This record gives sequence, C1' cells and structure tokens, in this order.
RNA sequence: CGCUCAUCGAGAGCGGCCGAGGGACAGGCCCUUUGACGCCGCGGCAACCAGCCCGAACCAGACGGUCCGUGCCAGGUGCCAAUGCCUGACCGAUGAGCA
Repeated sequence: CGCUCAUCGAGAGCGGCCGAGGGACAGGCCCUUUGACGCCGCGGCAACCAGCCCGAACCAGACGGUCCGUGCCAGGUGCCAAUGCCUGACCGAUGAGCA
C1' cells in the first nucleotide's frame, strides 16, 4: 500500500514551544493572534484487541473449549471542538485479521 470484517450521535484537561492557518477532499458552516493546527511534558477518555470476575447457550467422559452479554482493567493501538460538523463522492478515520 491492498483485501475482508466491525465501528464512528457518548466520553476526555493543564502547561510549555511555534507563529497562520486548520477542520482529509469539493460546497457550506465552523475553529483560530483571547495563539488555533502541529510538537513536547504530565494528565485523561474507553472504540477495538488483550487480560480478569460473573452469567447464558453450545461442544465434551472430563480437564476444558467456542461464542454471546453486563462489568472490571488500562497492557497493545487509538482518541481528548462541533453527529466522521452538514451535504456529496469511486469519500475518510480507527481497530482486528489476511496476503
């Protein structure tokens, strides 16, 4: 980079540096020198994967396994303006798996 599947109306700060754009793209509409965006430090949130408790279903002689649900946890990623901001598109992002 590509393919498959799933999800994207909830949630999430403070400080430092930089200095003019940013919200992927188009049209809107917003954010932004009252310093956005980006980077760094600490912090946080909890979407997916992992781990754990409990419970249901199924498999099994059993150990146990598969799978689903509520919860816990914060290890791996991710995320911390606005419904992916709205609309459109052969659109985008994230996670898991595959090659």
Predicted 3D model of a 99-nucleotide RNA (SAM riboswitch aptamer (S box leader)) from an Actinomycetota bacterium.
The sequence was found by an Rfam model in a public genome assembly.